[in-house]
RNA sequence: CGAGGUGUAGCGCAGCUUGGUAGCGCGUCUGGUUCGGGACCAGAAGGUCACAGGUUCAAAUCCUGCCACCUCGA
Repeated sequence: CGAGGUGUAGCGCAGCUUGGUAGCGCGUCUGGUUCGGGACCAGAAGGUCACAGGUUCAAAUCCUGCCACCUCGA
């Protein structure tokens, strides 16, 4: 320098194909249970969907740009 991939909750990921209420597991918090803890049960909080712009009634999803990381090639 060229090609491809990834970026979504504290962590790991799904959702993108086919635009229409942002989800799952773990973790955290509260309560129950226990002498206490763990495990278990019930509930809750937590998101500029990397960033910027465009299209659209509506964008995590489509389009453009850009940043970081990974892989391959030179």
About this RNA:
Predicted 3D model of a 74-nucleotide RNA (transfer RNA) from an uncultured Eubacteriales bacterium. It was read from a public genome assembly. Its Rfam family is "tRNA". Its family is annotated with triplet codon-amino acid adaptor activity in the Gene Ontology.